[in-house]
RNA sequence: GGAGUUGGCCAGACAGUCGCUGUGGGCGCCUAACCGUGCCGAUAGAGGAAAGUCCGGGCUCCACAGGGUAGGGUGACGGUUAACGACCGUCCGUCGCGAGGCGAGCAACAGGGCCACAGAGAAUGAACCGCCGAUGGCCACCGGAUUUUGCGGCUUGCCGCAAUAUCUCGCCCGUCAUGGGGCAGGGUGGAUCAGGUAAGGGUGAAAAGGUGCGGUAAGAGCGCACCGCGUUCGCGGUAACGCGAACGGCAAGGCAACCUGCACCCGGAGCAACACCAAAUAGGCAAGCGUUGACGUGACCCACUGAGCUUGCGGGUAGGUGGCUAGAGCGUACGGGCAACCGUGCGUCGAGAGGAAUGACUGUCGCGGAAGCGCGAGCUUCCGACAGAACCCGGCUUAUCGGCCGACUCCCACU
RNA sequence: CUCGCUGUAGCGCAGCGGAGAGCGCGCCUCGUUCGGGACGAGGAGACCGAGGGUUCGAUUCCUUCCGGCGAGACCA
Numbered sequence: 001g002g003a004g005u006u007g008g009c010c011a012g013a014c015a016g017u018c019g020c021u022g023u024g025g026g027c028g029c030c031u032a033a034c035c036g037u038g039c040c041g042a043u044a045g046a047g048g049a050a051a052g053u054c055c056g057g058g059c060u061c062c063a064c065a066g067g068g069u070a071g072g073g074u075g076a077c078g079g080u081u082a083a084c085g086a087c088c089g090u091c092c093g094u095c096g097c098g099a100g101g102c103g104a105g106c107a108a109c110a111g112g113g114c115c116a117c118a119g120a121g122a123a124u125g126a127a128c129c130g131c132c133g134a135u136g137g138c139c140a141c142c143g144g145a146u147u148u149u150g151c152g153g154c155u156u157g158c159c160g161c162a163a164u165a166u167c168u169c170g171c172c173c174g175u176c177a178u179g180g181g182g183c184a185g186g187g188u189g190g191a192u193c194a195g196g197u198a199a200g201g202g203u204g205a206a207a208a209g210g211u212g213c214g215g216u217a218a219g220a221g222c223g224c225a226c227c228g229c230g231u232u233c234g235c236g237g238u239a240a241c242g243c244g245a246a247c248g249g250c251a252a253g254g255c256a257a258c259c260u261g262c263a264c265c266c267g268g269a270g271c272a273a274c275a276c277c278a279a280a281u282a283g284g285c286a287a288g289c290g291u292u293g294a295c296g297u298g299a300c301c302c303a304c305u306g307a308g309c310u311u312g313c314g315g316g317u318a319g320g321u322g323g324c325u326a327g328a329g330c331g332u333a334c335g336g337g338c339a340a341c342c343g344u345g346c347g348u349c350g351a352g353a354g355g356a357a358u359g360a361c362u363g364u365c366g367c368g369g370a371a372g373c374g375c376g377a378g379c380u381u382c383c384g385a386c387a388g389a390a391c392c393c394g395g396c397u398u399a400u401c402g403g404c405c406g407a408c409u410c411c412c413a414c415u
Numbered sequence: 416c417u418c419g420c421u422g423u424a425g426c427g428c429a430g431c432g433g434a435g436a437g438c439g440c441g442c443c444u445c446g447u448u449c450g451g452g453a454c455g456a457g458g459a460g461a462c463c464g465a466g467g468g469u470u471c472g473a474u475u476c477c478u479u480c481c482g483g484c485g486a487g488a489c490c491a
Stems, first nucleotide, its partner, number of pairs: 001411010012365007020045004025040005047386001051397002054395005059270004066302004071266005076090005091105001092103004106261002111259002113255003128201002130197003135194003138190005143168004148163007170183004209227006228250001229248008274322004284313006296304001315490003329348008367384007416487007425440004433471001442458005464480005
């Protein structure tokens, strides 16, 4: 210098004029007083997301909420917290050269279900091509033995040749030896049948560990070495887990963001909750439910309460007050903790509307962008992001012109 | 403000792990007719609201956004 990663912060500044909302103050009108009302002046007045309403809590009511079933949610480990599906740290997996990013990250021998197409075979694993064909059969050839038949030779019961059928090595028993008996069934080739084979091809997202050597008929954890996996033990760690050793030849794939199982959590509703004041009436009609228990209680049953309730039609009022902003608050210092966070001291009060205020304009300066002018420093004009509290809070997610600060990584060059 | 439902061709709907995403109306072309309608034949038209994830595979399951629709005051 370039390319990135990550955390935090800001959300133009100052002054003036005219308005709006809230809260005090002063004066006037009214009144016995309060209330109300008019004028003057003071003071405060949107956000990092106020948004989406996706989680969690406070608060309120229902019985301060109990038992069970159903339903929903979460799922590594430890911590933080009011709580969480959030956050912090760690582990594991995965992506990246790296800083770092991402991960709903339990269980598939409890059970059920699904795995299209392709492929021989998709889950009691499978033989399509290929390899082998050891073993058993088949065929061919070669050697040998025997039976029967025919022919020939003659020494007339032997030899040779041909055909046919059956068998064959070898070993053992027995004999002086031959004959005999028993077990058993020759060699070579073919790759023909049975069979063997998961090495190779091919299919697929996925084919029952991977690589190498040995081994074999060919192969195969069949054997061995290394890697992976599982079990046990030891060591380290709170744990998830990691490291090491021994043993096991490896054990029926994947999907649980399909049903399901296991563990843990969740009662329901929501400020239009809820409470109070005021006003008003046709305090009615119909249907249904209900002391065999409705409604409350918005899944159901039990338990609790105990007499009215629900719906439709018709009718009335559609005004006010509280809840309502002092809170798991904010700022700062110190301490504890790797951190999330917690504790203590000090300081501080920062909107509270209700069809709904928080706005408009002017001036000066500043930042960013665009256009024009100028050789140039620069000058002029225009534009300024997303968005708007509604009971409150902790998170997440999404939108967002730009700017500032910190930490870290990689590459190049120079010293 | 609170709660619920929904998004698939121009319109109305179906499909809900494996199809070239289907049906009706509409649209286009041709035939028929003197011409139009009706009818017959053929055809085009969606990437399933958008992004991300789970899965071998997503319109379908999960999640985050975007759009549309609906309900909710009190008295008696």
Model confidence (mean pLDDT): 76 of 100. Predicted 3D model of RNase P RNA and transfer RNA as a complex of 491 nucleotides. It holds a member of the Rfam family "Bacterial RNase P class A". Rfam classes the family as a ribozyme. Rfam links the family to the GO terms ribonuclease P activity, dimeric ribonuclease P complex and tRNA processing.